Small-subunit ribosomal RNA, 5' domain from a metagenome, 545 nucleotides, folded computationally. The prediction has a mean pLDDT of 83. Its Rfam family is "Bacterial small subunit ribosomal RNA". Gene Ontology terms of the family: ribosome and structural constituent of ribosome. The RNAcentral record of the full RNA draws on SILVA.
Context: one part of a larger RNA
RNA sequence: GAACGAACACUUGCGGCGUGCCUAACACAUGCAGGUCGAACGAGAAAGCCCUGCUUGCAGGGCGAGUAAAGUGGCGCACGGGUGAGUAACACGUGGGUAAUCUACCUUUGAGCUGGGGAUAACAUCCCGAAAGGGGUGCUAAUACCCUAUACGAUGAAGAUUUCAUAAGAAGACUUCAUGAAAGGUGACCUCUUCAUGAAAGUUGCCGCUCAUAGACGAGCCCGCGUCCCAUUAGCUUGUUGGUGGGGUAAAGGCCUACCAAGGCGAAGAUGGGUAGCUGGUCUGAGAGGAUGGUCAGCCACACUGGAACUGAGACACGGUCCAGACUCCUACGGGAGGCAGCAGUGGGGAAUAUUGCGCAAUGGGGGAAACCCUGACGCAGCAACGCCGCGUGAGUGAUGAAGGCUUUCGGGUCGUAAAGCUCUGUCAGGUGGGAAGAACAGGUUGGUUCUUAAUAGGGAUCGGCCUUGACGGUACCACCAGAGGAAGCACCGGCUAACUCCGUGCCAGCAGCCGCGGUAAUACGGAGGGUGCAAGCGUUGUUC
Repeated sequence: GAACGAACACUUGCGGCGUGCCUAACACAUGCAGGUCGAACGAGAAAGCCCUGCUUGCAGGGCGAGUAAAGUGGCGCACGGGUGAGUAACACGUGGGUAAUCUACCUUUGAGCUGGGGAUAACAUCCCGAAAGGGGUGCUAAUACCCUAUACGAUGAAGAUUUCAUAAGAAGACUUCAUGAAAGGUGACCUCUUCAUGAAAGUUGCCGCUCAUAGACGAGCCCGCGUCCCAUUAGCUUGUUGGUGGGGUAAAGGCCUACCAAGGCGAAGAUGGGUAGCUGGUCUGAGAGGAUGGUCAGCCACACUGGAACUGAGACACGGUCCAGACUCCUACGGGAGGCAGCAGUGGGGAAUAUUGCGCAAUGGGGGAAACCCUGACGCAGCAACGCCGCGUGAGUGAUGAAGGCUUUCGGGUCGUAAAGCUCUGUCAGGUGGGAAGAACAGGUUGGUUCUUAAUAGGGAUCGGCCUUGACGGUACCACCAGAGGAAGCACCGGCUAACUCCGUGCCAGCAGCCGCGGUAAUACGGAGGGUGCAAGCGUUGUUC
């Protein structure tokens, strides 16, 4: 000198864009943060209103409403969001390998969707319990569950063969055994078939389902190289190193197991200890380098502490389950409930870090055919000079060099064109009025083109017209009104280092980054006048280069 997620002192007008618990991965009151689908399924209220009857407060019916809430089932909950504890490691970065692998939803292609069955929740009823919750009996549905038919191709086994490959092996075609489906939902139609106004078991559109294929996306595993300090850590290792058989996994492998062999690592630093998430980047520097990893982006790890599996395409799962532990809460003392390192917020710690806000309008995500619903992701607003950037606090003129302050050699000098005065301007703030873009989808309606089809139904694709949707926000912005009015401080002035005099003090009080000032004329302490620097900031402290 530059920089900062800064803090502190003094000061503070406005705006834009960013940033904001670095400490206790300390404990958490309260609210919200993950649902959705009735076009998978069975069942299904109430309040209120209306009508009728009468024994005047009851009964019946209708609307509410096939709505709410609950249940079965599907998909999602493995994303998004937080944190940095652990980890010195194939965790990360980079470059490869997988002929050792998986991949829901999406896309491509091919084939298929036969015939049956038994339950169960909800519900009803009974019982236990303070509660959380649980049990018995009875009824019922499905795209829930089970059996079965078919299956060239797919998987496993056996046989012979071609191509490729460094090898283990990979790919392709041929013959025999085991393995699948939702028979589903919804809309339209009557050409064919059946019943015959019309409908269906018929035809057809869309969605869904099954098997296989290829892709895409994502993931697992393996390897080369790189990746902090301590040798005042020198030896470490028995599933250890390798082999064979077996198990396990989507998958190679001591990953696990039995047996066999005695290996494996290490001064090019093993092992041990300390510290630490890694990277793109960021800061500094001419560079080389050094330091750093907050916000944003990629990867990893974790979710009260430790362990475990279940479900699933995917978890060993932040707002799932089980066990143990610590802590907190409820209890009828028998037993139960909980997990903010999600967004706000509270206590605590600390020098120190914000609102228990608005909205799903946009972007993105989940579910749904869609309408739509959910979304503390996100978009916005609030607080904070915490940072960067921009603007303003007026402009011109004005000498009797006013008053006043300070100083003086008492002549004067200086603050100083500074003020006042005169003439103007109108940024920002204030007031009044107008007032956005961000909105395009999607949906409805309507008109074309085109595909499907027997079809001018219906449906799909595409191009237009109209209608509907804004949290921010009556915000930005624009116009007008008034009027210099409301808006300057902080540090320093001995040298380094830009800027000097007076008074007070008298080695005292004090200053100080270094050198050093102060013991009676202190440009170094304190005050004043003046000056210098920066400026809505300025200094100090801390840290890095």